A computed fold for a 350-nucleotide RNA from Ilumatobacter sp., annotated as Bacterial RNase P class A.
The RNAcentral record of the sequence draws on ENA.
The gene name in the source record is rnpB.
Of the family's consensus pairs, 93% are formed in the model.
Rfam family: Bacterial RNase P class A. It is annotated as a ribozyme.

[in-house]
């Protein structure tokens, strides 16, 4: 100097003119209207995905089902967040990303191919053992043959799981020995698993060093099991107050709860269901913005920034995502450009 990674912040400013909404004061007795002053959208206000505050429903009581979480530590009411650990993947690197209770509690899934998908022999290999065939020596027999031994061939029964094949995946890897041929069958080294001891860490774990031939799949974001947590429902269009207005009829024995059970309370003058009629207004809930068909806009000038042209002066174009609606906290998504800090890589100079 350039390129990148991570974190934080800003995201237009000033002035004039015209125009909005709230509040206060005044003109003016009220209203309408006018004047002055003052205040007036966000980091996400968005999505409505979560959790809560708050309100109501007769106790919001107990339980089941349903729900959430799932490596360790910490914070938190909770949602979630922070810092770490181990394993996989990407990057030269700073760093980014995914996963993380249990598969001997049970059930289930993996097409096709393949012998076989938690089981097993297709092709091969073997010829110790049983079997078949041929030959040879010795012995017995007149002979056919029998018998002991031995050589060769076959590969039926049998052995094998190393080699080949199929597959996404085939019951550890390399080497040596051993065997009829093979195989952790044995051994050396390694990987995994189990375990003893020592060091570090709150912990998940990690470093070192012994022992053991133990090697006994994958999927739970399949149902499930385990542990912990929370736990009635509905939601500001929740609710509360006032005003106005009318027209009730029929049915039920139950009603209070997304489902079920128990308990409790109320009720037959209640309540619930169906049909029909009336009202659909005002205030409040509601706030240092508080609207309610829902307010912050338009225009001009200067400044700031980006891009392009230009030696420069300067000229031209453009300036992101996007608007509260009871409030708070998270999660997710969108964002032109600028500033600050730390780190990585490349090149150059000293």
């Nucleotide at each position: 100097u350039g390129a990148g990674u991570c974190g934080g912040c800003c995201g237009g400013g000033u002035g004039g003119c015209c125009g909005c909404g709230g509040c206060a004061c005044g003109g003016c007795c009220c209203g309408a209207c006018c004047g002055u002053g003052u205040c007036g959208a966000g980091g996400a206000a968005a999505g409505u995905c979560g959790g809560g505050a708050c309100u109501c429903c007769u106790c919001a009581g107990g339980g089941c089902a349903a729900g959430g979480u799932g490596c360790u530590g910490g914070c938190g009411a909770g949602a979630g967040c922070c810092a770490g650990g181990u394993g996989g993947g990407g990057g030269c690197g700073a760093c980014c990303u995914c996963a993380c209770g249990a598969a001997c509690a049970g059930u289930g899934c993996a097409a096709c191919a393949g012998a076989g998908a938690g089981a097993g022999a297709c092709c091969g290999c073997c010829g110790a053992u049983g079997g078949g065939c041929c030959g040879c020596u010795g012995c017995g027999g007149c002979g056919a043959c029998g018998u002991c031994g031995u050589g060769g061939c076959c590969a039926c029964a049998g052995g094998u799981g190393a080699g080949g094949g199929u597959g996404a995946a085939a019951c550890g890897g390399u080497g040596c020995g051993g065997u009829a041929a093979g195989a952790g069958c044995g051994c050396a080294c390694c990987a995994g698993c189990g375990u003893g001891c020592g060091g570090g860490g709150c912990g998940a774990c990690u470093c070192g060093u012994g022992c053991g031939g133990c090697u006994c799949g994958g999927c739970a974001a399949a149902c499930u099991c385990c542990a912990c947590c929370a736990g009635g429902g509905a939601g500001c269009a929740a609710g509360g107050u006032c005003a106005a207005g009318c027209a009730g009829a029929g049915g039920g024995u139950g009603a209070g709860c997304g489902g079920c059970c128990c308990g409790c309370u109320c009720g037959a003058c209640a309540c619930c269901c169906u049909c029909g009629g009336g009202u659909g207004g005002a205030c409040u809930g509601c706030a240092c913005a508080g609207a309610u068909g829902g307010a912050u806009g338009g225009u001009c000038a200067c400044c700031g920034g980006u891009c392009a042209g230009g030696c420069a002066a300067c000229u031209g174009a453009c300036c992101a995502c996007a608007g509260a609606a009871u409030c708070c906290c998270g999660c997710u998504u969108a964002c032109a450009g600028g500033c600050c800090g730390a780190c990585u890589c490349a090149c150059c100079a000293u």